[in-house]
RNA sequence: CGAAAUGUAGCACAAUUGGCAGUGUAUCUGUUUUGGGAAUAGAAGGUUAUGUGUUCAAAUCACAUCAUUUCGA
Numbered sequence: 001c002g003a004a005a006u007g008u009a010g011c012a013c014a015a016u017u018g019g020c021a022g023u024g025u026a027u028c029u030g031u032u033u034u035g036g037g038a039a040u041a042g043a044a045g046g047u048u049a050u051g052u053g054u055u056c057a058a059a060u061c062a063c064a065u066c067a068u069u070u071c072g073a
Base pairs, nucleotide, nucleotide: 001072002071003070004069005068006067007066010025011024012023013022019056027043028042029041030040031039049065050064051063052062053061
């Protein structure tokens, strides 16, 4: 320099051809226990990397930008 892939909760990842944003773990609270751990019930936490566009409707489609990774030279 060229090509491709990825970006979603603190962390790791889903979202089945465009139609309610979820799971595990961690955190907080209750129960249980002498206490802790484990178990169990519940809660909080998200401008889906950024911007623009298409559409009745975008995490999903298009374009640009940013970051990371891989391949080639």